[in-house]
Context: one part of a larger RNA
RNA sequence: ACGAACGCUGGCGGCAGGCCUAACACAUGCAAGUCGAGCGCUACCUAGGCGUCGAGCGGCGGACGGGUGAGUAACGCGUGGGAAUCUACCUAGUAGUUGGGGACAACCUGGUGAAAACCAGGCUAAUACCGAAUACGCCCUACGGGGGAAAGAUGGCCUCUUCUUGAAAGCUAUCGCUAUUAGAUGAGCCCGCGUUGGAUUAGCUAGUUGGUGAGGUAAGGGCUCACCAAGGCGACGAUCCAUAGCUGGUCUGAGAGGAUGAUCAGCCACACUGGAACUGAGACACGGUCCAGACUCCUACGGGAGGCAGCAGUGGGGAAUAUUGGACAAUGGGCGCAAGCCUGAUCCAGCAAUACCGCGUGUAUGAAGAAGGCCCGAGGGUUGUAAAGUACUUUCAAUUGUGAAGAGGGGAUAGUUAGUUAAUAGCAUUCUAUCCUGACGUUAACUUUAGAAGAAGCACCGGCUAAUUCAGUGCCAGCAGCCGCGGUAAUACUGAAGGUGCAAGCGUUAAUC
Numbered sequence: 001a002c003g004a005a006c007g008c009u010g011g012c013g014g015c016a017g018g019c020c021u022a023a024c025a026c027a028u029g030c031a032a033g034u035c036g037a038g039c040g041c042u043a044c045c046u047a048g049g050c051g052u053c054g055a056g057c058g059g060c061g062g063a064c065g066g067g068u069g070a071g072u073a074a075c076g077c078g079u080g081g082g083a084a085u086c087u088a089c090c091u092a093g094u095a096g097u098u099g100g101g102g103a104c105a106a107c108c109u110g111g112u113g114a115a116a117a118c119c120a121g122g123c124u125a126a127u128a129c130c131g132a133a134u135a136c137g138c139c140c141u142a143c144g145g146g147g148g149a150a151a152g153a154u155g156g157c158c159u160c161u162u163c164u165u166g167a168a169a170g171c172u173a174u175c176g177c178u179a180u181u182a183g184a185u186g187a188g189c190c191c192g193c194g195u196u197g198g199a200u201u202a203g204c205u206a207g208u209u210g211g212u213g214a215g216g217u218a219a220g221g222g223c224u225c226a227c228c229a230a231g232g233c234g235a236c237g238a239u240c241c242a243u244a245g246c247u248g249g250u251c252u253g254a255g256a257g258g259a260u261g262a263u264c265a266g267c268c269a270c271a272c273u274g275g276a277a278c279u280g281a282g283a284c285a286c287g288g289u290c291c292a293g294a295c296u297c298c299u300a301c302g303g304g305a306g307g308c309a310g311c312a313g314u315g316g317g318g319a320a321u322a323u324u325g326g327a328c329a330a331u332g333g334g335c336g337c338a339a340g341c342c343u344g345a346u347c348c349a350g351c352a353a354u355a356c357c358g359c360g361u362g363u364a365u366g367a368a369g370a371a372g373g374c375c376c377g378a379g380g381g382u383u384g385u386a387a388a389g390u391a392c393u394u395u396c397a398a399u400u401g402u403g404a405a406g407a408g409g410g411g412a413u414a415g416u417u418a419g420u421u422a423a424u425a426g427c428a429u430u431c432u433a434u435c436c437u438g439a440c441g442u443u444a445a446c447u448u449u450a451g452a453a454g455a456a457g458c459a460c461c462g463g464c465u466a467a468u469u470c471a472g473u474g475c476c477a478g479c480a481g482c483c484g485c486g487g488u489a490a491u492a493c494u495g496a497a498g499g500u501g502c503a504a505g506c507g508u509u510a511a512u513c
Base pairs, nucleotide, nucleotide: 004509005508006507007506008505011359012358013357014356016354018351019317024315025314026313028312029311030310033060034059035058038057039056041054043052044051067270068269069268076195077194078193079192080191081190082189085187086186090183091182092181093180094179095178096177097176098132100130101129107122108121109120110119111118112117138147139146140145152175153174154173155172156171157170161168162167163166196242197241198240203233204232205231208230209229210228211227212226213225214224215223245267246266247265248264249260250259251258252257272293273292274291275290276289295306296305297304298303323349325348326347327346331345332343333342334341335340362392363391364390365389372383373382374381375380396454398449401446402445406440409437410436411435412434413433414432415431419427420426457502458501459500460499461498462483463482464481468497469496470495471494472493478485479484
């Protein structure tokens, strides 16, 4: 000093950490959804709306967050550089957003199947899909030319036009969409140096090393392929074997160093085992897909379903490690114009003295030096002001009531005010007032009441090492970190009395400095 365990003991609080072993197998629940302001439909309340529900099509997100350390001795990590790249959402700029078409789900009909699910026919919408037009930037180019986009939605208004109620076209605000430039963020790639042990591992290598040409990628490259050359690495330790995630850090130490890599933070790798791609800005994807394998489950034996190294929890392993809890109130994330929804991230609570820190278990007085215990040379000594008694106090726990902060923002209503605009609509900016919003929580803190009341153990006492006597035992039983104790007076075993040291802990054990 510890992510500890074991033995004995155990009052309270704060704060932190809690499967180091089987990357063993997992029952059950939850852990990623959201958008009706993209779309058609169904059902409901109703005949109107700031409607609600459900499964679909569509968009964004499921590449983050969370877990684990199996693999990896490597450009994996650390540090410092580099050029041949991509980057959804976000910010800034430029230019657009014209006009068409055909489908597929949902739904209906029919069919197959035990189920999972699937097939056929028919209808339909879109911010889904596909042409056409246009092209300042953009891409290709042999510099002649060639190629390539888009989607609308919501709120408001009649200033202009047409019908004249109010609408349509239109105008307007906001959010989108397309192309492109730059930024920001994130990511991919290359290199120098550093990064465990073994020589009882000395030779290793055929896409191997280089070139030309091609392919491929977002991008350089034997990354891949064809041809050509025969190279490349190695005692400055290649190859092989073993071990291991790396770092900031942590522990120790005067330092140099040694050991270590739990929690927190950065990077990497993995997601039952092995392999593969699809979608996408981003994955070769923990709670996506496909194939193979092992295992488990369902089955009508034809065939299907699953993956806790997410949070809890179970079995197993082990010396050993917690609740199948609450809430989205805060912080953050996804979606959404927003309200909001989701969030086992997170914030809290629960369990165990696991670590650290703080507090308490009373205070003062009290000699007849009581009784009892122990020792004794029998006089006494000691326990010991210790107790009793007397006088006080009430922290903490118990009890009564009051009661912050974490709430800032957001929303609603009513005002106010720059801006946009044809506009005093609408949208938006500022400010003010009122109301609403807390899991923790019977919170913290304060306060009432009562009474010393509810709260001390553990190890040691031969030397090292602070602290000794008696009894029992008799090389026995036993002790022991080292030296060593024990064979009849044992300060060393066992018990008692006394003492010493720490103290809600004290000892022991393991590994480390």